[in-house]
RNA sequence: GAGGGAGAAACUCAAUGGUAGAGUGUUAGUUUGUCACAUUAAAAGUUACGGGUUCGAUUCCCGUCUCUCUCG
Numbered sequence: 001g002a003g004g005g006a007g008a009a010a011c012u013c014a015a016u017g018g019u020a021g022a023g024u025g026u027u028a029g030u031u032u033g034u035c036a037c038a039u040u041a042a043a044a045g046u047u048a049c050g051g052g053u054u055c056g057a058u059u060c061c062c063g064u065c066u067c068u069c070u071c072g
Base pairs, nucleotide, nucleotide: 001071002070003069004068005067006066007065010024011023012022013021018055026042027041028040029039030038048064049063050062051061052060
């Protein structure tokens, strides 16, 4: 330099163009003499960034950035 893949909760990952969820973790309650385990609930998101299409975009299109793979 050329081509491909990925970017979403603190972490790992779902989500047919139609109000973005799960597990783990965190916090609080219940339980226990205490902790752990178990159980219930809550908080936590500018879906990397900027545009476009659309009534409506995590999803489709374009560009940028970061990481990664292959080739040179």